The prediction has a mean pLDDT of 82. Predicted 3D model of a 109-nucleotide RNA (SAM riboswitch aptamer (S box leader)) from Mucilaginibacter sp. SG564. Taxonomically the source falls in Mucilaginibacter (Bacteria, Bacteroidota, Sphingobacteriia, Sphingobacteriales).

This record gives sequence, structure tokens and C1' cells, in this order.
RNA sequence: CGCUUAUCAAGAAAGACUGAGGGAAAGGCCCAAAGACGUCUUAGCAACCUGUACAUCCGCAUAAUGUAAAAGGUGCUAAUUCCUGCUCCGUAUAGGAGAAAGAUAAACA
Repeated sequence: CGCUUAUCAAGAAAGACUGAGGGAAAGGCCCAAAGACGUCUUAGCAACCUGUACAUCCGCAUAAUGUAAAAGGUGCUAAUUCCUGCUCCGUAUAGGAGAAAGAUAAACA
């Protein structure tokens, strides 16, 4: 980098260093020298995978399902994936549904 499946309206920041762009891309709208973005440290959020405890099921165990906590592997900690673009519903530049694209996880190659 590719493929498949699942999720994406909730949640969670301080310090140090650095110094100009950043929010994927186009448009919009935002963030940013009162220091963004990034890196590191510490902390936190969540519960996808592994593991743990309990419950259901069961003759027992495994498996499966659910709950709890958060030890390990990831991920995340401005704005709904910040919003829109494409299709459909709609009188509609209102609103709604879906897709595409993207992100993350797991499995495979």
C1' cells in the first nucleotide's frame, strides 16, 4: 500500500521544546505569535483486539452472549469525520435519508 467486516452525535489536557502555518483533498467556516500544528513527558478518555472476574447457557468443560474493571496491543484527548460537494425524498437555496471519500480496529494477503 491492498482486500473484508465493524464503528464514527458521546468521552477525555497539562507541562517542556520549537516557531508558522493547521483543520486529508476543493469550497466554506474555524484554530493560530495571548504560540496553533508538530515532538517529548506525564495524565486522561474509550473499550476494537488479547488477557482477567462474574453471570446466562450447559451434566462438566469449551464455545457463544452479557456485565464489570482497565493489566497488555492499538487508537483518541477543538468544532458531528467541523460542514458541504454525489444520489434520493421534499415546492424549496428549509429539512431528512443514503452513498462516496476519510479515520480507527480486527482478520487476511